A computed fold for a 697-nucleotide part of an RNA from a Microcaldota archaeon, annotated as large-subunit ribosomal RNA, domain II. The RNAcentral record of the full RNA draws on ENA. The coordinates come from a structure-prediction model, not an experiment, and the mean pLDDT is 80. It matches the Rfam family "Archaeal large subunit ribosomal RNA". Gene Ontology terms of the family: structural constituent of ribosome and ribosome. Taxonomically the source falls in Microcaldota (Archaea, Nanobdellati).
[in-house]
Context: one part of a larger RNA
C1' cells in the first nucleotide's frame, strides 16, 4: 500500500434557556432548609396606595387583560438640578434537548519537569595479574687500544647498543581516502599514518546521571548523551499540527471597530440563524425643492513660487564716470504701482457632476405582521483581485500600503485555445423553444452573405487582464488650403545658356566655383560677376534662366489612414491548429448558431390562505463554505400489541422492482433455526482518511 475488524463531543455536579408535565402563593425536601412573595445601599441603615391619557388582539360601540407614556412613590449619589436601580400577586419541581461553567471533559500528538530505581559485558580513566611486537638501517653514553701532552684535554680506530631514532603490505594498531559486494550501521580488498612505545592487548576490578569519566572532541558512560536508561506523578501542558463515522431541507456570514505581554490567541461590539414581544410603519430607489460643502475645474484677489516692460520713490548698499574735496551722475538692486507672461496637497475672487440632511410625491415594502425590543446558538478578528474609479510610497515589479464599488472566496453553466477574480448569466428534476456574451471557410453548431473602400505587408487573422516596442527613415490612399497651367503648366528631348571681364583685392598662381570686398553695365528670347562636378591655373561637363518640340493636368503645405525598415535567445514555424490575398481591417446592411439565462409543459420541495382535508397563489420561492433551524433513513438493547419460520429464519451469493436520499423490497440459488413490523424507553449507534491501532495479504 489494499483488505477486515477497532476508531473521537462523554459522565458527574452546577448554571442559563426553549418546550412538557405537576402543584400553585406556593412549589419542593425524611428533615433542617432551598426558591418565591421588597428593594436600595460597601454599610449604618432606610423602605415602595398607585393616578391620568393612549391603545393591540375583541367589540356595534363604550370598553379593553397583556402593551406604551407622563406623573407619583422607594432608596442611593447629589448643596440643588439631575441621575442609577426598584415600584410584586406566578412561582416551584421533575424531565428532554441546546449551550456554559468546573472536572483528562472530542480524540491524537510534544520538548521536557519531578521522584524511585537499573546500567562501566560496548565506551572513557585509574589499579591488579598476564601477553605481543619479522627482518634491516642509523649508532649516544661507557669502555679499549694507538697517536699526542709533564698531566688532562684532544685527536683517530675499534668496542659497545642508547633512541616517545629510521625504513618496513611480519604481527598489531589507526580509520584520512577510494571501490565492488550485502537491505544495514559491520565485514572483506587497496590506499595513508604508527608500528620499543605517552605502544598494542587478554582475564580482573573501580568510578553513576546535574554524577562519572575525559591528552577537551560537549567526547564516553550497553546503535541512546548540551544532562543515560526503566517504571512512576500522567490522560503534565499545548492560544499550535492532524483527524472527528447517515441522509434530505430552510436560511445564510466573516476576514471589520475597541480593549488585551495584543498580533498564530481571546472579550464586547458589527455581520448570520431560530424563538418570543411589538402593533404601523419601513427603505438603500427616482422626480422636485429647501438647506450643507470648497473637490474636479478655473482662477490670480489674499499666501507664497515666477517671465519682460514701463513708471514713480526715498536715504542706506554694490558697480562705474566726474570731481582736489564737498558733491553730482548713471547703472544694479531694494519699494510701490501699471502693462504683459506663467504655477501651487497644506494659495482661493470663484465654483461644478456627484454626495448628505430634511420635505413633498411616486416607487418598493408591511396587519397573511414591517420597524423597534428581548432572549438561546453561533461562526469570523490571516483575505484576495493588473476588474474599474480614486488618490499615496517606489527608477519600476504578478511592487507596497489605502479608500469606495463589483466579484472570487462560498459558484455552477456559456464565452475568452487552456486560465479563481475579464465578458454573459447566476443552478431543483425531465422535455420543447428563444436570446445573451461570444460566433458563423475546416476542425466546429451557424453566411465561403451582401454594399462601399483600404492593405501586398502572410501587415493581419489577439476587447482586455494577458499582444513588447521608440527615436527617425521609406511606400500608399484621403481630406483640405495655396500656387502654376491651352497667352501651353509639370516632367522628358532639342538648342542656347553671351559681351564689358580672368570684377578689384590677395597670390606662385586665383580666370563664375581657396579666401576678402563688391556684386554694376551692355546685348538679349534669356544667361548669375555663378548652385555643383572638375583643373596647377586654363580648359571640361553638368545648374539657374530662356526658347522649341509634347499637350492637360503639374507642385508645395497642414491633417488623417495604412504599410515596409528600424526588430536579437536559446529543439521546431507559433493566428488555439489546419489554412485563408480574405476566411484581414474599416463604415454598413440581412440572417442564422449559442447558456442551468428568459418563455412554456410536467413532476418534486418550500412558502402563504385554510381549524383539517381537499382546493388555491407564488414575474418580484429552490447557488452556497463557516455556522443556525428543521424533518427523516439505518444499527443494538429492554417494555406493550402483531406477524413470519424445519412446507425452511438470520446471513451469505447472483437477479428484478421501489424512494429526492440516508435506504428498502421481491426472486433464485446456498445455508440449517431463529427473524421481522409497529408504538414507546434506552445508547459504549453509523468510518476513507488521524505518517491512527489490531491481523491478514
Nucleotide at each position: 500500500g489494499c483488505c477486515a475488524g477497532g476508531g473521537a463531543g462523554u459522565u458527574g455536579a452546577g448554571a442559563u434557556g426553549c418546550g412538557u408535565g405537576g402543584c400553585g402563593a406556593a412549589g419542593u425536601g425524611a428533615g433542617a432548609g432551598c426558591u418565591g412573595a421588597a428593594g436600595c445601599g460597601a454599610a449604618a441603615g432606610c423602605g415602595a396606595g398607585c393616578g391620568c391619557c393612549c391603545g393591540c388582539a375583541g367589540g356595534a360601540a363604550a370598553c379593553g387583560a397583556g402593551g406604551g407614556g407622563c406623573g407619583a412613590c422607594c432608596u442611593c449619589u447629589g448643596a440643588a438640578a439631575a441621575g442609577g436601580g426598584g415600584u410584586u400577586c406566578a412561582g416551584u419541581c421533575a424531565c428532554u434537548c441546546a449551550u456554559c461553567u468546573c472536572a483528562g471533559a472530542c480524540c491524537u500528538g510534544a520538548a521536557g519537569u519531578c521522584g524511585a530505581g537499573u546500567g562501566a559485558u560496548c565506551u572513557a580513566c585509574a589499579c591488579c595479574c598476564g601477553g605481543g611486537c619479522a627482518g634491516g638501517g642509523c649508532g649516544a653514553a661507557g669502555c679499549c687500544a694507538g697517536c699526542u701532552u709533564g698531566a688532562u684535554c684532544g685527536c683517530u680506530g675499534g668496542u659497545g647498543g642508547a633512541g616517545g631514532c629510521c625504513c618496513g603490505c611480519a604481527a598489531c594498531c589507526u580509520c584520512a581516502u577510494c571501490u565492488a559486494g550485502u537491505a544495514u550501521a559491520u565485514c572483506u580488498g587497496a590506499u595513508u599514518g604508527g608500528g620499543u612505545g605517552a605502544c598494542c592487548u587478554g582475564g580482573g576490578c573501580g568510578u553513576a546521571g546535574g554524577g562519572g569519566u575525559g591528552a577537551u572532541a560537549g567526547u564516553c558512560c550497553a546503535u541512546u548523551c548540551g544532562a543515560a536508561c526503566u517504571c512512576g506523578g500522567c490522560a503534565a501542558u499545548a492560544g499550535c499540527g492532524g483527524g472527528u463515522u447517515c441522509c434530505c431541507u430552510c436560511c445564510g456570514a466573516a476576514a471589520u471597530g475597541u480593549c488585551c505581554c495584543g498580533c498564530a490567541g481571546g472579550a464586547c461590539a458589527g455581520c448570520g440563524u431560530c424563538g418570543c414581544u411589538g402593533g404601523a410603519g419601513g427603505a438603500a430607489g427616482g422626480u422636485a425643492a429647501u438647506g450643507g460643502g470648497g473637490u474636479a475645474g478655473a482662477g490670480c484677489a489674499c499666501u507664497g513660487a515666477a517671465u519682460g516692460g514701463g513708471a514713480a520713490g526715498a536715504g542706506c548698499g554694490g558697480c562705474u564716470c566726474c570731481g582736489a574735496a564737498a558733491g553730482g551722475g548713471g547703472u544694479c538692486a531694494c519699494u510701490u504701482c501699471c502693462c504683459u507672461a506663467u504655477c501651487a496637497a497644506a494659495c482661493u475672487c470663484c465654483g461644478a457632476a456627484u454626495c448628505c440632511a430634511u420635505u413633498c410625491c411616486c416607487u418598493c415594502u408591511g396587519u397573511a405582521g414591517a420597524a423597534g425590543g428581548c432572549g438561546g446558538c453561533a461562526g469570523u478578528c490571516g483575505g484576495g483581485u493588473u476588474u474599474c474609479a480614486c488618490a499615496g510610497g517606489g527608477u519600476a515589479a504578478g511592487c507596497c500600503g489605502g479608500u469606495g464599488a463589483g466579484c472570487c472566496c462560498u459558484u455552477u453553466c456559456g464565452g475568452g485555445a487552456a486560465c479563481g477574480a475579464c465578458c454573459g448569466u447566476a443552478c431543483g428534476c425531465g422535455a420543447g423553444g428563444u436570446u445573451a456574451a461570444g460566433g458563423g471557410c475546416c476542425c466546429u453548431a451557424a453566411a465561403u452573405c451582401c454594399u462601399g473602400g483600404u492593405u501586398a505587408a502572410g501587415u493581419g487573422u489577439a476587447a482586455a487582464u494577458c499582444c513588447u516596442a521608440a527615436a527617425g527613415g521609406a511606400g500608399u490612399c484621403u481630406c483640405u488650403a495655396u500656387c502654376c497651367u491651352u497667352a501651353g503648366a509639370c516632367a522628358g528631348c532639342u538648342g542656347g545658356a553671351a559681351g564689358g571681364u580672368a570684377g578689384g583685392c590677395u597670390u606662385a598662381g586665383a580666370a563664375g566655383c581657396a579666401g576678402c570686398c563688391a556684386u554694376c553695365c551692355u546685348u538679349u528670347a534669356a544667361a548669375c560677376a555663378a548652385c555643383g562636378c572638375g583643373u596647377a591655373a586654363u580648359a571640361g561637363c553638368g545648374g539657374a534662366c530662356c526658347a522649341g518640340u509634347c499637350g492637360a493636368g503639374g507642385g508645395u503645405g497642414c491633417a488623417g489612414a495604412u504599410u515596409c525598415c528600424g526588430a536579437a535567445a536559446a529543439u521546431a514555424u507559433a493566428c488555439g491548429g489546419g489554412g485563408c490575398u480574405a476566411a484581414a481591417c474599416c463604415a454598413g446592411g440581412u440572417c442564422c448558431c449559442g447558456a442551468u439565462a428568459c418563455c412554456c409543459c410536467g413532476c418534486c420541495c418550500g412558502a402563504g390562505c385554510c381549524a383539517a382535508a381537499a382546493g388555491c397563489u407564488c414575474g418580484u420561492g429552490g447557488a452556497g463554505u463557516a455556522g443556525g433551524g428543521g424533518g427523516g433513513c439505518g444499527a443494538c438493547c429492554g417494555g406493550g400489541g402483531c406477524g413470519g419460520g424445519c412446507a425452511g429464519a438470520a446471513g451469505c451469493a447472483g437477479g428484478g422492482g421501489c424512494g429526492u436520499a440516508a435506504g428498502u423490497u421481491c426472486c433464485u440459488g446456498u445455508a440449517g433455526a431463529c427473524c421481522g413490523c409497529u408504538c414507546u424507553g434506552g445508547u459504549a449507534u453509523g468510518a476513507a482518511u488521524a505518517u491512527c491501532c489490531u491481523g491478514g495479504c